A computed fold for a 73-nucleotide RNA from Bdellovibrio bacteriovorus, annotated as transfer RNA.
The coordinates come from a structure-prediction model, not an experiment, and the mean pLDDT is 81.
It matches the Rfam family "tRNA".
RNA sequence: GCCGGUUUAGCUCAGUUGGUAGAGCAACUGCCUUGUAAGCAGUAGGUCGGGGGUUCGAAUCCCUCAACCGGCA
Numbered sequence: 001g002c003c004g005g006u007u008u009a010g011c012u013c014a015g016u017u018g019g020u021a022g023a024g025c026a027a028c029u030g031c032c033u034u035g036u037a038a039g040c041a042g043u044a045g046g047u048c049g050g051g052g053g054u055u056c057g058a059a060u061c062c063c064u065c066a067a068c069c070g071g072c073a
Stems, first nucleotide, its partner, number of pairs: 001072007010025004019056001027043005049065005
């Protein structure tokens, strides 16, 4: 330099053919317990890596930039 992949909650990951984003763990609150853990119930937490475009509507399609991983030279 060229090609491909990944980027979504604090962490690990889903997200169907474009239609207002979810799970597990973690956190917090309550119940239970002499207490802790475990268990049970609930709550909060995101504008989906940055920017732009298409569209009535974009995590999803297109362009560009960035970071990381892999391959070729």